Small-subunit ribosomal RNA from an uncultured prokaryote, 1480 nucleotides, folded computationally. Rfam family: Bacterial small subunit ribosomal RNA. Its mean pLDDT, the model's own confidence on a scale to 100, is 81.
[in-house]
RNA sequence: GAGUUUGAUCCUGGCUCAGGAUGAACGCUAGCGGCAGGCUUAACACAUGCAAGUCGAGGGGGAACAGGAGAGCUUGCUCUGGCUGACGACCGGCGCACGGGUGCGUAACGCGUAUAGAACCUACCUUUUACUGAGGGAUAGCCUUUAGAAAUGAAGAUUAAUACCUCAUAGUAUUGAGAAUUGGCAUCGAUUUUUAAUUAAAGAUUUAUUGGUAAAAGAUGGCUAUGCGUCUUAUUAGUUAGAUGGUAAGGUAACGGCUUACCAUGGCAACGAUAAGUAGGGGCCCUGAGAGGGGGAUCCCCCACACUGGUACUGAGACACGGACCAGACUCCUACGGGAGGCAGCAGUGAGGAAUAUUGGACAAUGGAGGCAACUCUGAUCCAGCCAUGCCGCGUGCAGGAAGACUGCCCUAUGGGUUGUAAACUGCUUUUAUACGGGAAGAAACACCCCCAGAGUUGGGGGCUUGACGGUACUGUAAGAAUAAGCACCGGCUAACUCCGUGCCAGCAGCCGCGGUAAUACGGAGGGUGCAAGCGUUAUCCGGAAUCAUUGGGUUUAAAGGGUCCGUAGGCGGACAAUUAAGUCAGAGGUGAAAGUCUGCAGCUCAACUGUAGAAUUGCCUUUGAUACUGGUUGUCUUGAAUUAUUGUGAAGUGGUUAGAAUAAGUAGUGUAGCGGUGAAAUGCAUAGAGAUUACGCAGAACGCCAAUUGCGAAGGCAGAUCACUAAAUUGUUACUGACGCUGAUGCACGAAAGCGUGGGGAGCGAACAGGAUUAGAUACCCUGGUAGUCCACGCCGUAAACGAUGGAUUGUUCGGGAUAAUUAAGUUCUGAGUGCCUGAGCGAAAGUGUUAAGUAACCCACCUGGGGAGUACGUCCGCAAGGAUGAAACUCAAAGGAAUUGACGGGGGCCCGCACAAGCGGUGGAGCAUGUGGUUUAAUUCGAUAAUACGCGAGGAACCUUACCAGGGCUUAAAUGUAGAUUGACAGGACUAGAGAUAGUUUUUCCUUCGGGCAAUGUACAAGUUGCUGCAUGCUUGUCGUCAGCUCGUGCCGUGAGGUGUCAGGUUAAGUCCUAUAACGAGCGCAACCCCUGUUGUUAGUUGCCAGCGAGUAAUGUCGGGAACUCUAACAAGACUGCCAGUGCAAACUGUGAGGAAGGUGGGGAUGACGUCAAAUCAUCACGGCCCUUACGUCCUGGGCCACACACGUGCUACAAUGGCCGGUACAGAGAGCAGCCACUACGCGAGUAGGAGCGAAUCUUCAAAACCGGUCUCAGUUCGGAUCGGAGUCUGCAACUCGACUCCGUGAAGCUGGAAUCGCUAGUAAUCGCAUAUCAGCCAUGAUGCGGUGAAUACGUUCCCGGGCCUUGUACACACCGCCCGUCAAGCCAUGGAAGCUGGGAGUACCUGAAGUCGGUGACCGCAAGGAGCUGCCUAGGGUAAAACUGGUAACUAGGGCUAAGUCGUAACAAGGUAGCC
Repeated sequence: GAGUUUGAUCCUGGCUCAGGAUGAACGCUAGCGGCAGGCUUAACACAUGCAAGUCGAGGGGGAACAGGAGAGCUUGCUCUGGCUGACGACCGGCGCACGGGUGCGUAACGCGUAUAGAACCUACCUUUUACUGAGGGAUAGCCUUUAGAAAUGAAGAUUAAUACCUCAUAGUAUUGAGAAUUGGCAUCGAUUUUUAAUUAAAGAUUUAUUGGUAAAAGAUGGCUAUGCGUCUUAUUAGUUAGAUGGUAAGGUAACGGCUUACCAUGGCAACGAUAAGUAGGGGCCCUGAGAGGGGGAUCCCCCACACUGGUACUGAGACACGGACCAGACUCCUACGGGAGGCAGCAGUGAGGAAUAUUGGACAAUGGAGGCAACUCUGAUCCAGCCAUGCCGCGUGCAGGAAGACUGCCCUAUGGGUUGUAAACUGCUUUUAUACGGGAAGAAACACCCCCAGAGUUGGGGGCUUGACGGUACUGUAAGAAUAAGCACCGGCUAACUCCGUGCCAGCAGCCGCGGUAAUACGGAGGGUGCAAGCGUUAUCCGGAAUCAUUGGGUUUAAAGGGUCCGUAGGCGGACAAUUAAGUCAGAGGUGAAAGUCUGCAGCUCAACUGUAGAAUUGCCUUUGAUACUGGUUGUCUUGAAUUAUUGUGAAGUGGUUAGAAUAAGUAGUGUAGCGGUGAAAUGCAUAGAGAUUACGCAGAACGCCAAUUGCGAAGGCAGAUCACUAAAUUGUUACUGACGCUGAUGCACGAAAGCGUGGGGAGCGAACAGGAUUAGAUACCCUGGUAGUCCACGCCGUAAACGAUGGAUUGUUCGGGAUAAUUAAGUUCUGAGUGCCUGAGCGAAAGUGUUAAGUAACCCACCUGGGGAGUACGUCCGCAAGGAUGAAACUCAAAGGAAUUGACGGGGGCCCGCACAAGCGGUGGAGCAUGUGGUUUAAUUCGAUAAUACGCGAGGAACCUUACCAGGGCUUAAAUGUAGAUUGACAGGACUAGAGAUAGUUUUUCCUUCGGGCAAUGUACAAGUUGCUGCAUGCUUGUCGUCAGCUCGUGCCGUGAGGUGUCAGGUUAAGUCCUAUAACGAGCGCAACCCCUGUUGUUAGUUGCCAGCGAGUAAUGUCGGGAACUCUAACAAGACUGCCAGUGCAAACUGUGAGGAAGGUGGGGAUGACGUCAAAUCAUCACGGCCCUUACGUCCUGGGCCACACACGUGCUACAAUGGCCGGUACAGAGAGCAGCCACUACGCGAGUAGGAGCGAAUCUUCAAAACCGGUCUCAGUUCGGAUCGGAGUCUGCAACUCGACUCCGUGAAGCUGGAAUCGCUAGUAAUCGCAUAUCAGCCAUGAUGCGGUGAAUACGUUCCCGGGCCUUGUACACACCGCCCGUCAAGCCAUGGAAGCUGGGAGUACCUGAAGUCGGUGACCGCAAGGAGCUGCCUAGGGUAAAACUGGUAACUAGGGCUAAGUCGUAACAAGGUAGCC
């Protein structure tokens, strides 16, 4: 810096990623070289070899080897002789304490750094001085004998030394005592001097050296002491008995409780003792801008260790890796008696593990040990081998080459694009690899020889000799592109995209997340991107993370202010002056090892690597200065603080006294039937007299009015009145003290309510409990009762949403208003204390805050670091208990959260509208039937629609067809069109036969031609077909919200932003309609208008329509001549605009029985449907992506089904009758349709209809309107209502009315007497009622749909309520948006954890017993000339045993809660007033 909480936003906050690094490991891959590195695990066990020896110039010697010499003879063998070189074992010297390994232990003067040693030691080396005399006795070896399996011994004899002992010599040495001088921070040191005592020595040889002894000094190495620094845990708070100090002694190289005896009682610790856990420390390494954080491999320094534990010896140095002794564990040998061993040296083996190399070469170089030296030894070291483990370098070719080749892959309007200059092909080069040649540096020396200088040791020069690596590096020649590229990734972060397969499967995943049939996220491919002999993954660390914040964070609401006060330690602190110089600053000196880092230069062809020089090493110490600030000391001051006359103040506290109202109960009276309670009731009380009312007395608790946004108190909290005691703030005169202050860990005190203990008290209220209701249930809400408690005294508890969710104190900084007190005073000024609201700057994520800060500064305390687990567990402290305080982890999630925004929602609020309610009229729901749906049935009952917004819907017309469904029988291509090539002159048609038919068979007969062909047919090939799936891939179309009034944009402005404003407010409207106001001004889609029909009039026109006037004619009729007036037809105009009047109003507008007008405030109706919502409907209208079928999911035919029927629902029709039925008579429409048609008229038939037959492709012909009206009849009945059902007979359409048509006639005459809960439509030419027409159509199941006219009402007070909608506002934990979200028990699975009778480990300590080796002490009659020793014994102790307790693990029947897990159970606690406000 990015991703991730949200619909979006800002913030808080966690998680994750991009970078770097590694002693790494794993997967895939692999050409070369250089330089580095290589058991991080089992300090587990180790076979085998090597890793420390050397000196013969110390010694006795002469085992094995070699050379001379001699002898014997078998002439190539044996023997002799220490003669020589070399030298086994032995005595002796030096070394073995270095080098090499490992990190167990250790939280320590272990390490780092700086000092000190006047409390110290130091072999070998250097310098200086002096000395090196005389004796003695042993012992190993060797030889002989002997024990034992071996390891290893034992005895005897004999022998040497630079081994051991004695004596001499001795100062400037050491020690004791004394004196003098001098120095130092102290103890004390140094120098000079007197005196006493004590300790030395070794030789060798080449004769020149070397070695030895004593002393002093240096160097080197060590030892000791001290300051400072050095991990985590307080759920470790007290610890210590040689412990702290003193005296004396011992011991040590040396100081010291180091050890012992005695005396004292100290020492350490909140600035973290003790305990527990973990750990070698540093230079340095990684990361980081730095500060920091993490680490302690390789290299260097220090420490510790060497199978585990203990112990000392030797030595200059060890308590000793390749030495010793003892104990233990383990391994091995054994003759069972006893012995041997220690790879955390180099290789190597086993084991463990994800994992780490050769049983290599050489001492050539560097270094070490011994030696005079040659030299010997050296797994130190130098090299080589293995490993891409890392860093660095090189290569796998370079140039040209477009027909942009082929293949592959992809798209598609089949053209193309990409792979891709890539390849082929042409030219060039040869690093590297291969082959054959040449071939280093690293080597300087020592020794020896020669020369020079020098008395000599010695120095200089020259010569000679020495290479593991290695025939290596390097280099020459040859041939030829020849020998050499992979890995990861491609949804975002993050560079890089397409196809196929798969279908919440398989799988991916670092986080978000991807996969349920079009996956750039899985798997494969093509292409691309990144890095490259490597690339990825995993693990770990730092960074990003300002996410522990010193640099550099926070705490009103996100995590976070302690409930409050007092006060200890601590931290911080007023003014002036002096002094000091601790902090601070500056200079100088010392140190800060080297390597490393950085910079310059240089060497390997470059680089890595290496060399050299410099810088740096931010630190510590010493010293000299400075003195502003802080600190210390001293003195002074008054402004901080404290005290003080006085004034008034308050529900401040404690104790006492006391009043009135109310309530309950008691007594007495009056009085009668209810009272009480609720949404409604009931439980309860009451005729044994309640409730009501009156009087009296009693009890306990709380204090009306005053009363307030008031006051007081540290907080909790405090309220009738009064008395006493106590405290406080305020005011402020005069004084006084003189920084006495602020904060405050631990601590002490106070601390609502509830609760606990003891004793009282108990009216009202009231957990628990009981009863009554409510409810599906109701362990609740409501009601009737009611115990603890509430009250008092004393004692506990110690917590609250103990809140202003805001710690305390200090300083400066605005304005306005109000109240109180005091003073001065006459209208103003100054000052202090408290308590509210609004607002500015500033701050803040915003909300907000804002002199009472959440602003600006500095001080002190407390607290926070993702959510859950959890304020839980364990431990500890407190408590009588309840419980409180302190306070984790495993595990789990990628969020949890704050503020604000837009929506949606609310059993939130306000305003408004709608046949939404109300007021009315008529229905549905009951009956029968029609029709659609569900269900059921079926071979099939094709499919779709299916809350409002499906259900007389798609379908505006299923007997066949339709038809998609089922059964059966067939075909492999029906139909259309085109092309190619082939064949034929027929096919089709007619007739007959078989068959259910499709189909098959038989028969019949027929082209034209200019001969080029045309036409037709057949079969072939290519292109088909699908009402199969997906409406959740789509287009088109449609429904609904809704004809609701809304939905947006540009610019500006406001806000960090999402967004807001505009569009809100006040009016008004049917309307976001208009007006006014206004940080908005305008605009768009909607509204309205424009369009159509209708209502009035005019103009024009006058046929098929009309007929007033004139004429003709008829029984009659615009029938005819005519007419153009009227009606009408159909085109164009006019008209209506709140235009005028009155009132109200600023206006818009509204009101009016206003005027005028056919019509009046949208005149009525229609068409017209904004942004969007419902993954709404439709793949079966059609189109279309993808998928699927192809002798079938295609297609043809016959029959059946879509019409089934216990049942349920929707929509209708007809009714139940008299406002009616029936019969007879008389009127009046509009809009349509018509030639395979409408059909006048005539005849026949009761009728449906039939037979004739004019007119009309239609303003010409056809088409009875019915209700209504007039008259008659019926008289309230299951009827002269009603017509279902059934029987019979017919008509018509049609190939065909069985399943399954309509109609007619005769007969039959169900249910039904106005319909429960509930529910629908309608506000005027509307409802209701009456008929007519049309589409589809052969006919029709039409009672449907779409239109048309006739007759023609009632009611609307109003907006409380139901439903839907609009605007504003409010709450929200909702955003898939309340059909939302979400809680708890129970049930299931998995996971980790707590408790637990017990079982079993671990380490540390205590007490007692025992006690090896060994030092020290004592003794030592035995050995020794002696020095001394063997032996015996005491103390201490490793280890072992026993005992009791503590700490800390593992495991466990059972048990507890917790977490997680698409669709389990029960309820509905929370979010809205969440339906009883929620919460502590």